[in-house]
Context: one part of a larger RNA
Molecule: large-subunit ribosomal RNA, domain III
Organism: Granulosicoccus sp.
RNA sequence: AAGUAACGACAAUGCGAGUGAGAAACUCGCACGCCGAAAACCCAAGGUUUCCUGCUCAAUGUUAAUCAGAGCAGGGUUAGUCGGAUCCUAAGGCGAGGCCGAAAGGCGUAGUCGAUGGAAAACAGGUUAAUAUUCCUGUACCACUUACUAUUGCGAUGGGGGGACGGAGAAGGCUAGGCCAGCCGGCAGUUGGUGUCCGGUUUAAGCGUGUAGGGUGUAGGUCCAGGCAAAUCCGGAUCUGCUUUACCUGAGACGUGAUGACGAGCUCUUAUUUGAGUGAAGUGGUUGAUGCCAUGCUUCCAGGAAAAUCCUCUAAGCUUCAGGUAGUAAGUGUCCGUACCCCAAACCGACACAGGUGGGUAGGUUGAGAAUACCAAGGCGCUU
Repeated sequence: AAGUAACGACAAUGCGAGUGAGAAACUCGCACGCCGAAAACCCAAGGUUUCCUGCUCAAUGUUAAUCAGAGCAGGGUUAGUCGGAUCCUAAGGCGAGGCCGAAAGGCGUAGUCGAUGGAAAACAGGUUAAUAUUCCUGUACCACUUACUAUUGCGAUGGGGGGACGGAGAAGGCUAGGCCAGCCGGCAGUUGGUGUCCGGUUUAAGCGUGUAGGGUGUAGGUCCAGGCAAAUCCGGAUCUGCUUUACCUGAGACGUGAUGACGAGCUCUUAUUUGAGUGAAGUGGUUGAUGCCAUGCUUCCAGGAAAAUCCUCUAAGCUUCAGGUAGUAAGUGUCCGUACCCCAAACCGACACAGGUGGGUAGGUUGAGAAUACCAAGGCGCUU
């Protein structure tokens, strides 16, 4: 220079009450304003205690601060079913023997790891200052073990099936959700009324029907150079019966679950806050998805993972045992994660930085629409 520039989006504040030494900024209330395919909610990654409570205001916060993602102390993360490991494999990694190399080492078979994929099973309500598909209540389900009963050819690291998959398009059946009506309760002195305001919900699993729809012929006999051995399995050939039945799959709806739970409000209580109790109605129509049936159907060429769980077949072997199947009962269910932020003041950007950051949810009026504008739920007024 200079008490100058600046104080980081022009979404916006005002009033009252409280606390306090002190209040434009903290808390509460009432108005006003802003976002609303987001500036809301839930996850993954990443962060790693930032979460909750009490105390504190030196420093941090672009000002002040009684406030805080700041300081100090204490507390907080509960799982057979959510995610991961105890299962499987992909790209890729490592790699016994092996090949190559002067060595270091390189490649690579068997194998062993490796999810971003495949594979058993849980929902609703309630509860904490802070956790909940984890705790509690109610109602379920899965796998395995043991015992008993009945019955029986069981048996794999091998064979077969299955798992098992592309793009595009079209039509249909549904549901979530929305809207409307009905019904119920209420409307600040009292009574009545109009318009108006609030609520009107209910899971999984199990049972029955197995529906709209989709797919396939099905059952049995005989034979066979195939499936590295075997096979009753798969495959091939052939004969007979049955015929549009049958079988497989399959959303949704209905009943049950549920005489439960929830529920506007009301009553009592409480320093406002809170806690306890009680509790009405809880139906119908219409519209309707990008969700489900559907890994379906049609069509196209560029022809669209693997392995295990699972089903089945036998080999060795065992065959009064063991084992398999069905039912009943009793039991078992380990380890790790779980707080909080997550389009952000908590992640990546040296900052409480107008930047960047994958997935899910998707209300109303307008509209082709997830555009636009204004709103709901919810969240904010961007720290001078």